[in-house]
Bacterial RNase P class A from a Nitrospiraceae bacterium, 420 nucleotides, folded computationally.
RNA sequence: GGAGUGGGCCGGGUGGCCGCUCGCAGGAUUCUCCUGCGAGAGGAAAGUCCGGACUCCAAAGGGCGAGGUGCUGGGUAACGCCCAGGCGGAGUAAUCCGACAUGAGCGCCACAGAAAAUAUACCGCCGGAAUGCAUGGGAAACCAUGAGCCGGUAAGGGUGAAAUGGUGGGGUAAGAGCCCACCGCGUCUGUGGUGACACAGAUGGCAGGGUAAGCAUCACCUGGAGCAAAACCAAAUAGGGGAACGCUGCCCGCUUUCCUUGAGGGAAACUUCAAGGCAACGGGAGAGAGGUCGGCCCGGCCGAAGUUCUCGGGUAGGUUGCUUGAAGCCCAAGGUAACUUGGGUUCUAGAGAAAUGGUCAUCGCCCGCUUGGAGACAUCCUGGCGGGUACAGAAUCCGGCUUACAGGCUCGCUCGCCAC
Numbered sequence: 001g002g003a004g005u006g007g008g009c010c011g012g013g014u015g016g017c018c019g020c021u022c023g024c025a026g027g028a029u030u031c032u033c034c035u036g037c038g039a040g041a042g043g044a045a046a047g048u049c050c051g052g053a054c055u056c057c058a059a060a061g062g063g064c065g066a067g068g069u070g071c072u073g074g075g076u077a078a079c080g081c082c083c084a085g086g087c088g089g090a091g092u093a094a095u096c097c098g099a100c101a102u103g104a105g106c107g108c109c110a111c112a113g114a115a116a117a118u119a120u121a122c123c124g125c126c127g128g129a130a131u132g133c134a135u136g137g138g139a140a141a142c143c144a145u146g147a148g149c150c151g152g153u154a155a156g157g158g159u160g161a162a163a164u165g166g167u168g169g170g171g172u173a174a175g176a177g178c179c180c181a182c183c184g185c186g187u188c189u190g191u192g193g194u195g196a197c198a199c200a201g202a203u204g205g206c207a208g209g210g211u212a213a214g215c216a217u218c219a220c221c222u223g224g225a226g227c228a229a230a231a232c233c234a235a236a237u238a239g240g241g242g243a244a245c246g247c248u249g250c251c252c253g254c255u256u257u258c259c260u261u262g263a264g265g266g267a268a269a270c271u272u273c274a275a276g277g278c279a280a281c282g283g284g285a286g287a288g289a290g291g292u293c294g295g296c297c298c299g300g301c302c303g304a305a306g307u308u309c310u311c312g313g314g315u316a317g318g319u320u321g322c323u324u325g326a327a328g329c330c331c332a333a334g335g336u337a338a339c340u341u342g343g344g345u346u347c348u349a350g351a352g353a354a355a356u357g358g359u360c361a362u363c364g365c366c367c368g369c370u371u372g373g374a375g376a377c378a379u380c381c382u383g384g385c386g387g388g389u390a391c392a393g394a395a396u397c398c399g400g401c402u403u404a405c406a407g408g409c410u411c412g413c414u415c416g417c418c419a420c
Stems, first nucleotide, its partner, number of pairs: 002415009012363007020040009042391001046402002049400005054226004061298004066222005071085005086100001087098004101217002105215002107211003117164001122157002124153005133146005165183006184206001185204008230320004240311006248285001250284004255280002258277008290302004327346008364389007372381003
């Protein structure tokens, strides 16, 4: 100095003028305004892909179904995330990637190819009938080439993503695990490891593979909806119209009404008291139309004079939720790490149709052109001109993943090159 790879950080600064939102304090003419101080958009706020906190259903269960994850061990509130490993793959390497459980059953593997499963022979190799047949050469013997039939073969070639274990040797007419060595595969044993697994040994010639980001099986996990959740206050209207379903003949009480009987008073109407009965009413029990708990079943809850549906009408205003948190930063200890424990310190947006900005100047950074200088080159310093300055904006909050990003700084690691 080049290429690559793994992390961290910044991504505009300064000043003037004008403007916006919130909090605190003070003042005022208190519908609101003024002054001062402080704070005011991200590493992804994006995607809405996961996991939760929180709110309601609702006091909150079981089963089926449905869905999610899928090597091992840790971390975490939890996760499909993170860390460390194992195995496999890419890469010279640093590193990176992983839809990584299971082949019992069912299904699929297009086209090409002989053949993709009930396996086979397109080209080829070997042998036979056979000194045969055809053509050419030759006087002849014979030589060369070619075609067809039967049998053996799957080592060579071809097709394909994949062709029935691989390489080497022996053997054979030619071949083949036919035999042997090593590798691979199956089984068993031992050693190491928490484990996934790794290593070693023995044994068996052992065979069609792939696909579960096909159906499926196994293990583990999972209520639903969502801040437009929900809570409170105020106001308004038409306690409206219609329909369907449903509605105890029970028990107790007598506050009121009524009735009966009795007693007293009264000429009568009527009145006073007592007892009893009962209607309304009050209480209790039972019953359960309908609704509700994401789908279904069980079970549960609301609901007995109602419940549900529908037509029509009114209101839709205000306050809360709303930012103090599984929070940020620093230090110490433990741990390979993710992270945990302890101590210290800070308060860092809360809009409500949506604030955090506009403008001027200057500087920074990048690109191009160019003056001068240094240098072997690359390049560096200095000055001028022009252009540009990324991705992009909170909306209940938090932990992740994924995607986008002009340019810059920095810390490791790997592999080449040059010089000393």
Its Rfam family is "Bacterial RNase P class A". About the family: Ribonuclease P (RNase P) is a ubiquitous endoribonuclease, found in archaea, bacteria and eukarya as well as chloroplasts and mitochondria. The family is grouped with related families in Rfam's "RNaseP clan". Lineage of the source: Bacteria > Pseudomonadati > Nitrospiria > Nitrospirales > Nitrospiraceae.